A computed fold for a 73-nucleotide RNA from Lentibacillus cibarius, annotated as transfer RNA. Its Rfam family is "tRNA". Its family is annotated with triplet codon-amino acid adaptor activity in the Gene Ontology. By type it is a transfer RNA. The RNAcentral record of the sequence draws on Rfam. The prediction has a mean pLDDT of 81. The source organism's lineage runs through Bacteria, Bacillota, Caryophanales, Bacillaceae and Lentibacillus.

RNA sequence: GCUGGUGUGGCGCAAUCGGUAGCGCAACUCAUUCGUAAUGAGUAGGUUGGAGGUUCAAGUCCUCUCACCAGCA
Numbered sequence: 001g002c003u004g005g006u007g008u009g010g011c012g013c014a015a016u017c018g019g020u021a022g023c024g025c026a027a028c029u030c031a032u033u034c035g036u037a038a039u040g041a042g043u044a045g046g047u048u049g050g051a052g053g054u055u056c057a058a059g060u061c062c063u064c065u066c067a068c069c070a071g072c073a
Stems, first nucleotide, its partner, number of pairs: 001072007010025004019056001027043005049065005
């Protein structure tokens, strides 16, 4: 230099053909306990790496770009 892949709450991952962004863990609150842990119930936390485009509608499609990984040279 070229090609491909990945990027989504604090962490690990989902999201069908483009149609309300979810799950687990962690955090916090409450219940339970003499107390802690465990358990049960609940709450908060995201504009999906960044910018632009297409569309009634984009995590998803297109373009550019950034970071990381792999391959080729």